The part of an RNA shown here (small-subunit ribosomal RNA, 5' domain) has 502 nucleotides and comes from an uncultured bacterium.
[in-house]
Context: one part of a larger RNA
RNA sequence: GGACGAACGCUGGCGGCGCGCCUAAAACAUGCAAGUCGAACGAGAAGCCCGGGCUUGCCCGGGUGGACAGUGGCGAACGGGUGAGUAACACGUGAGGAACCUGCCCCGAAGACCGGGACAACACCGGGAAACCGGUGCUAAUACCGGAUACCUUCACCGGAUCGCAUGGUCUGGUGAAGAAAUGGAUUCCGCUUCGGGAUGGCCUCGCGGCCUAUCAGCUUGUUGGUGAGGUAACGGCUCACCAAGGCAACGACGGGUAGCUGGUCUGAGAGGAUGUCCAGCCACACUGGGACUGAGACACGGCCCAGACUCCUACGGGAGGCAGCAGUUAGGAAUCUUGCGCAAUGGACGAAAGUCUGACGCAGCGACGCCGCGUGCGGGAUGAAGGCCCUCGGGUUGUAAACCGCUUUCAGCAGGGACGAAAUUGGCGGUACCUGCAGAAGAAGCCCCGGCCAACUACGUGCCAGCAGCCGCGGUAAUACGUAGGGGGCAAGCGUUGUCC
Numbered sequence: 001g002g003a004c005g006a007a008c009g010c011u012g013g014c015g016g017c018g019c020g021c022c023u024a025a026a027a028c029a030u031g032c033a034a035g036u037c038g039a040a041c042g043a044g045a046a047g048c049c050c051g052g053g054c055u056u057g058c059c060c061g062g063g064u065g066g067a068c069a070g071u072g073g074c075g076a077a078c079g080g081g082u083g084a085g086u087a088a089c090a091c092g093u094g095a096g097g098a099a100c101c102u103g104c105c106c107c108g109a110a111g112a113c114c115g116g117g118a119c120a121a122c123a124c125c126g127g128g129a130a131a132c133c134g135g136u137g138c139u140a141a142u143a144c145c146g147g148a149u150a151c152c153u154u155c156a157c158c159g160g161a162u163c164g165c166a167u168g169g170u171c172u173g174g175u176g177a178a179g180a181a182a183u184g185g186a187u188u189c190c191g192c193u194u195c196g197g198g199a200u201g202g203c204c205u206c207g208c209g210g211c212c213u214a215u216c217a218g219c220u221u222g223u224u225g226g227u228g229a230g231g232u233a234a235c236g237g238c239u240c241a242c243c244a245a246g247g248c249a250a251c252g253a254c255g256g257g258u259a260g261c262u263g264g265u266c267u268g269a270g271a272g273g274a275u276g277u278c279c280a281g282c283c284a285c286a287c288u289g290g291g292a293c294u295g296a297g298a299c300a301c302g303g304c305c306c307a308g309a310c311u312c313c314u315a316c317g318g319g320a321g322g323c324a325g326c327a328g329u330u331a332g333g334a335a336u337c338u339u340g341c342g343c344a345a346u347g348g349a350c351g352a353a354a355g356u357c358u359g360a361c362g363c364a365g366c367g368a369c370g371c372c373g374c375g376u377g378c379g380g381g382a383u384g385a386a387g388g389c390c391c392u393c394g395g396g397u398u399g400u401a402a403a404c405c406g407c408u409u410u411c412a413g414c415a416g417g418g419a420c421g422a423a424a425u426u427g428g429c430g431g432u433a434c435c436u437g438c439a440g441a442a443g444a445a446g447c448c449c450c451g452g453c454c455a456a457c458u459a460c461g462u463g464c465c466a467g468c469a470g471c472c473g474c475g476g477u478a479a480u481a482c483g484u485a486g487g488g489g490g491c492a493a494g495c496g497u498u499g500u501c502c
Base pairs, nucleotide, nucleotide: 001502002501003500004499006498007497008496009495010494013374014373015372016371017370018369019367020366021332026330027329028328030327031326032325035074036073037072040071041070047064048063049062050061051060052059053058054057081285082284083283091209092208093207094206095205096204097203100202101201105198106197107196108195109194110193111192113147114146115145116144122137123136124135125134126133127132152179153178154177155176156175157174158173159172160171161170162169163168184190185189211257212256213255218248219247220246223245224244225243226242227241228240229239230238260282261281262280263279264275265274266273267272287308288307289306290305291304310321311320312319313318338364340363341362342361346360347358348357349356350355377407378406379405380404387398388397389396390395411443413438414437415436416435417434421429446491447490448489449488450487451472452471453470457486458485459484460483461482467474468473
């Protein structure tokens, strides 16, 4: 000098664009943040219409209507948050998978035949303070189950061709075994099953790369390898039985400390050093620890089970909860925001669609926290007013500064018009941006410094006191270094200080 997610002191006019718990991965009141589909299914409240009974506003039957809940499907594994853990194939980069999976989507081929029994909802009964739970009975389906069929797929056995990268891969023939479906819903179509291919996403393996510490020198028994088995989508000591005794290490094993990694960011001429906030990619985590279930996908933030700590309810028997989602509260701290508006746009889930949901997102609010832009006026004006300060008392300076004269009106203010963003009867932002008009210099300047480094000097007060200070150092009676004033210098809606990095 530059930089900052900054803080503190003094000060503070406007706008645009960004950014805003770095500390306690501390605890959380309240509301909202993941639903949707009646064109999969049964049942069906309120309301309305019709008919009947009539004891005159109630009951019964039918229709319409569709609420709440239930079965079923898809989603809930995305999106959003955080950085605790992790020194690791976690990340980056480059390869490999002849060892793999992939719902929805796209392409191609073939198909969907015959049956069955339930369980919710519901009705009735019962237990419980509640959370909820039990019994009996009825019922539908794109829910569940049995059988059939098999272009095909898988497996076993027997051949053939071809290729390679070691195990082997690909194609093909025969025999045998096993394996589907919802012909459902709507009447443009959407679905169901099997197989092949694609796309996308994921999983696994390896080379190389990126912290400190030797005041950590030896580490290791599923350890290293083999055979076999289990397990997985899949390779594998992943797991297990047996066998062998290996494997790693000064090219730093093992241990300890610290840390999410990267694109990037800051600095620097570069090399390098430091750093990882916002945005983007990957990873990890979701009160703490463990576990699996469902599923194409999870070992699952707003799912389940167990244990623990904590909080809450309780009729004391037993229950409920998890903001590192958006707001917000308490605490901690030098310090970090509104319990806002809207689904109008973009994107997502579901749906044939209308649409519903969406604290993702779009906006608004607060904060000079940062960057950028603008303003606080312009021109004239000397006998150089007054006042202040200094003085050798002559004067000098503040100073064209003010007054005064003329002019302008950005921004702010008031009034009128008024968008783009949406193709449409859809606009939160918003009567916003922007345009026009009106009034009037009118509403808008501070902070730090002036001994040297370092730009800017005098007076008074003080008297090694009070104080200053980044370093050198100032102050003990003439202090340009303390305090005040005048003057001056620098920057400016900021200016200084502190902290950190280069």

About this RNA:
RNAcentral holds the full RNA, with entries from ENA, Greengenes and SILVA.